[in-house]
RNA sequence: GAGGCGCGGAUAUCAUAAGUAAGCUCCGGAAAUUUCGAUACAGCGGAAGGGGCCAAAAGGGGUAUCUGCCGAAGCAUCUGCCGGGCUGUGUGGCGGCGGGUGCUGGGGCGUACUGAAAUACGGUGCGGACUGUCACAUAGUGUGGAGUGC
Numbered sequence: 001g002a003g004g005c006g007c008g009g010a011u012a013u014c015a016u017a018a019g020u021a022a023g024c025u026c027c028g029g030a031a032a033u034u035u036c037g038a039u040a041c042a043g044c045g046g047a048a049g050g051g052g053c054c055a056a057a058a059g060g061g062g063u064a065u066c067u068g069c070c071g072a073a074g075c076a077u078c079u080g081c082c083g084g085g086c087u088g089u090g091u092g093g094c095g096g097c098g099g100g101u102g103c104u105g106g107g108g109c110g111u112a113c114u115g116a117a118a119u120a121c122g123g124u125g126c127g128g129a130c131u132g133u134c135a136c137a138u139a140g141u142g143u144g145g146a147g148u149g150c
Stems, first nucleotide, its partner, number of pairs: 001150001004070001006069009023053005035046003038091006073104011105131002109127007133145005
C1' cells in the first nucleotide's frame, strides 16, 4: 500500500417502536408464611383484569454529511472502574469506558439458533459458490493454506 455492495465512528433528519409503557381517574377486590415491584432480608406502596383521559423514550433501521481506517473490525471468555433501577444492604442481571487470552482473509446467498416490537437489521454455527492473496502441480486450469499473510 491492496482486496470491495470493504470495516468502524460522529452529527442531523425521517419512519417504526406506539396510541405501547409510564402517569391521572373510575370500576374491580385476590389472600394472610398470599402476590406484585429481578432476587434475600427490612421498609414502603397496591393487585390481576376492565373503561376513560393523557402520552413517551432507548436500542435497532433508512437518508445525507463528515471522519478514522484494511485485525479495518467482530465474537467468545476472564478481569478493573463507573452508572442507574421505590428506599437500604448483599447477590445476579443491564448499560458505558478500559485491560488480558483465544478464534475469524473478505463480502454475499441459503439454513438453524439467538438478540430485537419486528418479515427490518445484527450475532453465532453449518453449507454452496464468488473474490483477493500465497504455495504446489500445470497445455488448459485444478487443489490446498491462512491476515502473526501478501
Record summary
Lysine riboswitch aptamer from uncultured Eubacterium sp., 150 nucleotides, folded computationally. It matches the Rfam family "Lysine riboswitch aptamer". The family has 47 seed sequences and 3,224 matches in Rfam 15.1. The source organism's lineage runs through Bacteria, Bacillati, Bacillota, Eubacteriaceae and Eubacterium.